[in-house]
Context: one part of a larger RNA
RNA sequence: UGACGGGGGCCCCCACAAGUGGUGGACCAUGUGGAUUACUUCCAUGCAACUGGAAGCACCUUAAAUGGGGUUAACAUACACUGGAUCGGUGUAGACAUAGUGUUUCCCUUCUGAGUGGGUGUACAGGUUGUGCAAGGUUGUCGUCAGCUCCUGUCGUAAGAUGUUGGGUAAAGUCCCGCAACCAACGCAACCUUUGUCUUAUGUUGGCCAGGCAUUUGGUUGGGGGCCCAUGAGAGACUUCCGCGCUCAACUCAGAGGAAGGUGGGGAGGAUGUCAAAUCAUCAUAAACCUUUUGUCCAGGGCCUCACAAAUGAUGCAAUGGUCGGUAAAAGGCGCAGUUUCACUGUGAGGUUGGAGAAAAUCGAUGAAAGCCGCCCUUAGUUUUGAUUGGGGUUUGCCACUUCUAUGCCACGAAGUAGGAAAGGGCCGUUAUCGCAGAUCAGCAAUGAUUAGGCGAAUACGAAACAGGGCCU
Numbered sequence: 001u002g003a004c005g006g007g008g009g010c011c012c013c014c015a016c017a018a019g020u021g022g023u024g025g026a027c028c029a030u031g032u033g034g035a036u037u038a039c040u041u042c043c044a045u046g047c048a049a050c051u052g053g054a055a056g057c058a059c060c061u062u063a064a065a066u067g068g069g070g071u072u073a074a075c076a077u078a079c080a081c082u083g084g085a086u087c088g089g090u091g092u093a094g095a096c097a098u099a100g101u102g103u104u105u106c107c108c109u110u111c112u113g114a115g116u117g118g119g120u121g122u123a124c125a126g127g128u129u130g131u132g133c134a135a136g137g138u139u140g141u142c143g144u145c146a147g148c149u150c151c152u153g154u155c156g157u158a159a160g161a162u163g164u165u166g167g168g169u170a171a172a173g174u175c176c177c178g179c180a181a182c183c184a185a186c187g188c189a190a191c192c193u194u195u196g197u198c199u200u201a202u203g204u205u206g207g208c209c210a211g212g213c214a215u216u217u218g219g220u221u222g223g224g225g226g227c228c229c230a231u232g233a234g235a236g237a238c239u240u241c242c243g244c245g246c247u248c249a250a251c252u253c254a255g256a257g258g259a260a261g262g263u264g265g266g267g268a269g270g271a272u273g274u275c276a277a278a279u280c281a282u283c284a285u286a287a288a289c290c291u292u293u294u295g296u297c298c299a300g301g302g303c304c305u306c307a308c309a310a311a312u313g314a315u316g317c318a319a320u321g322g323u324c325g326g327u328a329a330a331a332g333g334c335g336c337a338g339u340u341u342c343a344c345u346g347u348g349a350g351g352u353u354g355g356a357g358a359a360a361a362u363c364g365a366u367g368a369a370a371g372c373c374g375c376c377c378u379u380a381g382u383u384u385u386g387a388u389u390g391g392g393g394u395u396u397g398c399c400a401c402u403u404c405u406a407u408g409c410c411a412c413g414a415a416g417u418a419g420g421a422a423a424g425g426g427c428c429g430u431u432a433u434c435g436c437a438g439a440u441c442a443g444c445a446a447u448g449a450u451u452a453g454g455c456g457a458a459u460a461c462g463a464a465a466c467a468g469g470g471c472c473u
Base pairs, nucleotide, nucleotide: 007473008472009471010470011469012468016462020425023422026315028313029312030311032309033308034306035305042053043052066299067298068297069296077123078122079121080120081119082118088104089103090102092099093098108113126290127289129288131286136283137279138278139277140275142273147186149184152181153162154161155160166177167176168175192267193266194265195264197235198234199233200232201231202230203229208224209223213222214221238261240256241255243253245251317419321377322376324374325373326372327371334364335363339357342354343352344351345350384416389411390410391409393407394406433454434453437450
């Protein structure tokens, strides 16, 4: 000087408390450990690994194992020699990769050669091989915590100190006052973006008919920009104004006006550093290693196994419910190798060489579900739940037979009656609850992750104790 203390003081935070719905018990899904296996590829392992890399494992992907091949190679460049074709189509063998074999078949040209592709050879290619404890780049974490540091000066023999401490205040090393310090950099905040209000300009394909006139099964159409909405450009919030408090400083509290009030609500943005944290399997890279293989091509299996363990989720245990019928209103994304209205057909998933529209504010998926209205069920393992199993279907696709997709119908109808110790989430348009959408994608293991909406709570006295953090000592 730091770090540490079951030392002290001050302060913050869903850290506790208060209130709320969950996890831990059941069953299933997914990742992990372990076990198994010819192989179950590799990495990630307290918080900060375990629905993580993977925004999609039947083949491919694919890296692991088994078997079958070829060795200048699946891919790149150069040189030397060689020959006139090579590729492709078809027939033969084979599980395929491929092999041999007959047939078919180039261009420019100054006839020397050049291009292109084939063969042989040499340099080389190639490596998801090891080292993240050799480095880059990227990322996590403490932490969006309020810190981290410099120049000159001063003090100290020096390491260093001061500034950055003190008194207030704040979300903040934020600001004010004081002070041997003064001025600064990186952080904080602001500038960026989105959302909430108003004004203004422009109205097509959207929305609306406000007013007036027509037309109509429907704002359907002519017409209109007043409104909604869209796209631009501006305004607006700054403790501005009033009052109490305070060093009459910063500022706090309360009120006014206002769509919004004290950072208005979100997002992006992560200082100096810590953990030899993670990644050589995104990429790139040093040196090491393999080179008839640790490279490369192919086939069918494997990554999907299953006594068990813990992890993250889905569904339930019912009446604030369940089945059935009727009915209302979203937002944001998506669409041509695609979205598909409508018609016909099937109990349904779906089907149709029936077929409209829109490269989309125009057309479509798309009438969202909880909600509201009505009938039935009446506390039961049930008209609860929907695991498991059997049957016969549908779709995608070379391939779904099962090892291994999803989905509809019929039958079967398991555990489960609210969950021990423990421990996780969130303070407002939040939790809880309800459905929608796209990404990856032929199809899907999505109950995941990422958005956008509907409905819409309870509690927060406070700072004794627990976890983490900041300042002084």
The part of an RNA shown here (small-subunit ribosomal RNA, 3' major domain) has 473 nucleotides and comes from an uncultured bacterium. It matches the Rfam family "Bacterial small subunit ribosomal RNA". Rfam links the family to the GO terms ribosome and structural constituent of ribosome. The coordinates come from a structure-prediction model, not an experiment, and the mean pLDDT is 81.